Small-subunit ribosomal RNA, central domain from a Holosporales bacterium, 347 nucleotides, folded computationally.
It matches the Rfam family "Bacterial small subunit ribosomal RNA". Its family is annotated with structural constituent of ribosome and ribosome in the Gene Ontology.
NCBI's taxonomy places the organism under Bacteria, Pseudomonadati, Pseudomonadota, Alphaproteobacteria, Holosporales.
It was read from a public genome assembly.
[in-house]
Context: one part of a larger RNA
RNA sequence: CUGGGCGUAAAGGGCGCGUAGGCGGUUGAGUAAGUUUGACGUGAAAUACCUAGGCUUAACCUGGGAAGUGCGUUGGAUACUGCUUGGCUAGAGUAUUGAAGGGGAUGAUGGAAUUAUGCAUGGAGAGGUGGAAUUCAUAGAUAUGCAUAGGAACACCGGAGGCGAAGGCGAUCAUCUGGGCAAUAACUGACGCUGAGGCGCGAAAGCGUGGGGAGCAAACAGGAUUAGAUACCCUGGUAGUCCACGCUGUAAACGAUGAAUGCUAGACGUUGGUACGUGAGGUAUCGGUGUCGCAGUUAACACGGUAAGCAUUCCGCCUGGGGAGUACGGUCGCAAGAUUAAAACUU
Numbered sequence: 001c002u003g004g005g006c007g008u009a010a011a012g013g014g015c016g017c018g019u020a021g022g023c024g025g026u027u028g029a030g031u032a033a034g035u036u037u038g039a040c041g042u043g044a045a046a047u048a049c050c051u052a053g054g055c056u057u058a059a060c061c062u063g064g065g066a067a068g069u070g071c072g073u074u075g076g077a078u079a080c081u082g083c084u085u086g087g088c089u090a091g092a093g094u095a096u097u098g099a100a101g102g103g104g105a106u107g108a109u110g111g112a113a114u115u116a117u118g119c120a121u122g123g124a125g126a127g128g129u130g131g132a133a134u135u136c137a138u139a140g141a142u143a144u145g146c147a148u149a150g151g152a153a154c155a156c157c158g159g160a161g162g163c164g165a166a167g168g169c170g171a172u173c174a175u176c177u178g179g180g181c182a183a184u185a186a187c188u189g190a191c192g193c194u195g196a197g198g199c200g201c202g203a204a205a206g207c208g209u210g211g212g213g214a215g216c217a218a219a220c221a222g223g224a225u226u227a228g229a230u231a232c233c234c235u236g237g238u239a240g241u242c243c244a245c246g247c248u249g250u251a252a253a254c255g256a257u258g259a260a261u262g263c264u265a266g267a268c269g270u271u272g273g274u275a276c277g278u279g280a281g282g283u284a285u286c287g288g289u290g291u292c293g294c295a296g297u298u299a300a301c302a303c304g305g306u307a308a309g310c311a312u313u314c315c316g317c318c319u320g321g322g323g324a325g326u327a328c329g330g331u332c333g334c335a336a337g338a339u340u341a342a343a344a345c346u347u
Stems, first nucleotide, its partner, number of pairs: 003319004007301002012315001014201004021194003025088007033081002035077008049065006091191001092188003095184004103177007110154001115149007125136002162169002206247006215241002220236004258314006266292011296303002320347003329340004
């Protein structure tokens, strides 16, 4: 000496399931592989180290010693790890009971609104803007009433509230279906944690085939603005937005914070249970979700039992800026592109 890190400086994989691997609760017995302690063998000579001697010294040469941290054989030790075997119940799972929820899929139904069309009333403007114009309107617009059609989204409730692994999920009802929570402590008896590869899910935009098309609206056209205006504003408007099936596989996919477990002051909200209590704005407890805050941490900001504190296990990732998340090659894709991923050169 045997790195340091990843909320914001470079750095947590978008999210899950899980293979190999790594790691693993408590208590006996056995074994002795790891571990540990002896003995023996070997570890060539020269060199290097220590020491003694020989050339008048030195370099050089010669003798002796030690060392050679290793390997093999063999005899012990048994705390820890491993292996074999037997128990346990605190981890994990099962069962029973109960309550909550925009969790997912399919089908049906509903009202408000926009638009279009028809009829009626009515008669000159309407619309739009900072101001205008393009635009619509005596072939009757705008406005008002009734009716019809069609598509999309579901006001209020609605909450810093709920659910989901994440993406995400919000009208109502029905059917099918996933997960979590609490209580009981009946059952199993370590069955666990993580997870390279792999497999699956994955907003929006985009792509393919076939539908649908009300509103909105990239592109596009026109009107304005302006020195110009390929924009901001206005009038129109096609893909698209919607549905079915298939692909794409990316986002500031963010808590910019990987997963799991244990430990470490409190206070105040809120949400779902349970127990006690006549009741209360009560007490206790378990699971979420927030605000503040002690210790501690942090470069600071801040974090603070939902940690960025104190520890352990496993995975992913970083190593000055630019070149560059690019080139080449590989893999995937219909394409768009995605993924893996340099160097010269420069500073």